[in-house]
Context: one part of a larger RNA
């Protein structure tokens, strides 16, 4: 010079678009961040109205097959946080899988049948302060179980063709075993939505392999599952992944092993480039969820708002046992130079559930606050010499602030006030009408829907009106006088100023440079 997620110190009008806990992966009160459903069984209540009654109160209708619960299906493995750990189980980038696995999805082919035994809500009992449990008794399913069928699936045992890259892959084929399912709706029919079974296909992931990827030799040796095999176990899959046995081998000065310090990458900043640095925001991967360790269920996790155990913290308790986990979003205390609201909405994008309607969603979209940065606007324009007062300076003539004020005339961005604005985001879904064999599908029409938001934008009224600072002036480096001080009090990025005539300190007038900012501090080129 440039650049920053920046702080500080002095100022500070307005808008657009970004950004905001870099420190302590501390420790957290609150509230909200994952639910939903044409599977199934049961099933309230306030209010509301009749009937009988003097009442009280009993019933009956609506509320309502609604709420809330419970069984059960999908989903919570995704979306959001965070970077502690990790020098390679990681990431980039090229390949491999003939070593795999993939619910929802989409193609194509086959199928959906017969029985059954339970159990929760319920309802009695009963333990316990509470979490919560326990024992009877009743009930249903797309829960669960039994059996049927059954190939192109799976496994065993044959030969056959083809291909290949070592182990082999791939077709058809004969044969033996062996393995599936669930039902719901609804204008009831070549009906929708489903369920099992098999091949493909997308999609997502696993594994493996090349090369790349920080410092240190004041770290020179390191390895017993260690390196190879056999076998057998285990995994979706290959494999010392795991185990017995056998042999002794792996790795290293092209840096092994140790220490150290670090998420990696598209990118970012600089630089003419080579190259240093750097890894916030957004985007990919990986890793973590209070600290260490396990495994369950699932298509998928060894699971942030699940499960067990150990631990530390924290909290409730009737002491005999319970409850918790913001590196989600807000908020709050520490810590720190230092970093925002305990907001509004699902209307839009997008995921989740559903057939659909519609629920859900702190993702997301707004909106608050903060010159934290970028970008833009504005703080008035023309005219005006008696060159006015006033300050500075000064040889006292006069210079200069300075067209600058005052005066005239004009404008209204912005700001103020008041009207218009349902602008645009809006599309889809929903009815309806046509085409269709149709309730698939397609068109076309009309109704509905907006958090922000009375927002944006326009007009319209009075009125220059409400809006300029900081920093510096001895060289580098643009820009100088005067007074105070007197090696003092202060300055300083470096040279260096200051001891009585200081352009170097302080104050003034001047004057430069940038400007809603300016300087100073820190890092990096």
């Nucleotide at each position: 010079g440039g650049a920053c997620g920046a702080a500080c110190g002095c100022u500070g009008g307005c808008g657009g678009c970004g950004u905001g806990c870099u420190u302590a992966a501390c420790a957290c009160a609150u509230g909200c961040a994952a639910g939903u459903c044409u599977a199934c069984g049961a099933g309230a209540a306030a209010a509301a109205g009749g009937u009988a009654g003097c009442a009280a109160u009993a019933u009956c209708u609506u509320g309502a097959g609604u709420a809330a619960a419970g069984u059960g299906g999908c989903g919570c493995a995704a979306g959001g946080g965070u970077g502690a750990g990790u020098a390679a189980u990681a990431u980039a980038u090229a390949a491999g899988u003939a070593a795999u696995c993939u619910g929802c999805c989409c193609a194509u082919g086959g199928g959906u049948u017969u029985a059954g035994a339970a159990u929760a809500a319920c309802u009695c009992g009963u333990c316990g302060a509470a979490a919560g449990g326990c024992g009877g008794g009743c009930u249903a399913a797309u829960a669960c179980u039994a059996a049927a069928u059954a190939a192109u699936g799976c496994a065993g045992c044959g030969g056959c063709a083809c291909c290949g890259c070592a182990u082999g892959g791939u077709g058809a084929u004969g044969u033996u075993g062996u393995u599936a399912a669930a039902g719901c709706c609804u204008a009831u029919a070549u009906g929708g939505c489903g369920c099992c079974u098999a091949u493909g296909g997308a999609u997502g992931a696993g594994c493996u392999u090349g090369u790349a990827u920080c410092a240190g030799a004041u770290u020179a040796g390191c390895u017993a599952g260690u390196u190879g095999g056999u076998a057998a176990g285990g995994u979706a899959a290959c494999g010392g992944c795991u185990u017995a046995c056998c042999a002794a081998g792996g790795c290293a000065a092209c840096g092994a092993u140790c220490u150290g310090u670090a998420g990696c990458u598209g990118g970012u900043c600089u630089g003419a480039g080579a190259g240093g640095a750097u890894g916030a925001u957004c985007a990919g991967c990986c890793a973590c969820a209070c600290u260490g360790g396990a495994a369950c269920u699932g298509a998928g996790a060894c699971a942030c708002g699940g499960u067990c155990c150990a631990g530390a913290c924290u909290c409730c308790u009737a002491c005999g046992g319970g409850a918790g986990g913001c590196a989600g979003c807000a908020g709050u205390g520490a810590g720190g130079a230092a970093u925002a609201u305990u907001g509004g909405g699902c209307a839009a994008u997008g995921c989740c559930c559903g057939c659909a309607a519609g629920g859900g969603u702190g993702a997301c979209c707004c909106a608050g606050c903060a010159a934290c940065g970028c970008c833009g606007c504005g703080u008035g324009g023309a005219g005006g010499a008696u060159g006015a007062a006033a300050g500075c300076c000064g040889u006292a003539a006069g210079g200069u602030u300075g067209u600058a004020a005052a005066c005239u005339c004009c404008u209204u961005u912005u700001g103020a006030a008041g009207a218009g604005g349902a602008a645009g985001a809006a599309c889809a879904u929903u009815u309806u009408c046509g085409a269709u064999c149709g309730a698939a599908u397609c068109g076309a029409a009309a109704a509905c829907u907006g958090a922000c938001u009375g927002u944006a934008c326009u007009c319209u009224u009075a009125g220059a009106a409400g809006a300029a600072g900081c920093c510096c002036c001895g060289g580098c480096u643009a820009a100088c006088u005067a007074c105070g001080u007197g090696c003092c009090a202060g300055c300083a990025g470096c040279c260096g100023c200051g001891g009585u005539a200081a352009u170097a300190c302080g104050u003034a007038g001047g004057g430069g440079g940038c400007a809603a900012g300016c300087g100073u501090u820190g890092u990096c080129c």